[in-house]
RNA sequence: CUCUUAUAAAGAGUGGUGGAGGGAAGUGCCCGAUGAAGCCCGGCAACCGUCACAUAUGUGAAAUGGUGCCAAGUCACUCAAAGCGAAUUGCUUUGACAGAUGAGAG
Numbered sequence: 001c002u003c004u005u006a007u008a009a010a011g012a013g014u015g016g017u018g019g020a021g022g023g024a025a026g027u028g029c030c031c032g033a034u035g036a037a038g039c040c041c042g043g044c045a046a047c048c049g050u051c052a053c054a055u056a057u058g059u060g061a062a063a064u065g066g067u068g069c070c071a072a073g074u075c076a077c078u079c080a081a082a083g084c085g086a087a088u089u090g091c092u093u094u095g096a097c098a099g100a101u102g103a104g105a106g
Stems, first nucleotide, its partner, number of pairs: 001106007013041001015040003021031003025078004042070003047066002050061004074098001079095006
């Protein structure tokens, strides 16, 4: 980097450092000198791994290990279907696509 698969309406500092950006892309809208990103400390959670029970391959426990995460539903929409409504083409629901994270393979 590519493919497969699972998950996602919850949760997480009034700390230090740093010094202007950040929220994947686009369109919006938001966060940010009352201090962004990054790094350190701290925390949340339970995908892999661990333990116990079970063998319909799950259920439960713990949180030392490997990850991840710590504004806003994945911030909303971006494609389709259905429904409602048409005083400005919208609103709601569902699914897909895309992105993110874990695991496996190449």
The RNA shown here (SAM riboswitch aptamer (S box leader)) has 106 nucleotides and comes from Sporosarcina aquimarina. NCBI's taxonomy places the organism under Bacteria, Bacillati, Bacillota, Bacilli, Sporosarcina. It was read from a public genome assembly, where an Rfam model found it.